This is a predicted structure of a 72-nucleotide RNA (transfer RNA) from an Elusimicrobiota bacterium.
NCBI's taxonomy places the organism under Bacteria, Pseudomonadati, Elusimicrobiota.
Its mean pLDDT, the model's own confidence on a scale to 100, is 84.
Its Rfam family is "tRNA". It is annotated as a transfer RNA.
RNA sequence: CGGGCCAUAGCGCAGGGGUAGCGCGCUCCUUUGGGGUGGGAGAGGUCGUGGGUUCAAAUCCCACUGGCCCGA
Numbered sequence: 001c002g003g004g005c006c007a008u009a010g011c012g013c014a015g016g017g018g019u020a021g022c023g024c025g026c027u028c029c030u031u032u033g034g035g036g037u038g039g040g041a042g043a044g045g046u047c048g049u050g051g052g053u054u055c056a057a058a059u060c061c062c063a064c065u066g067g068c069c070c071g072a
Stems, first nucleotide, its partner, number of pairs: 001071007010024004018055001026042005048064005
């Protein structure tokens, strides 16, 4: 310098046009003499940044930033 992949909740990941979910973790309730386990409820995300397309974008397009890999 060129190319590919990735970026979504505290962590690990799904979701590939119709407004975001799962597991673990966290908070509260219950269970226990107390803890753990089990059960129930809840909080937490303008989906890396900026534009574009669209009635509608986490999703499609472009640029940039960061990470990993390949080539020179």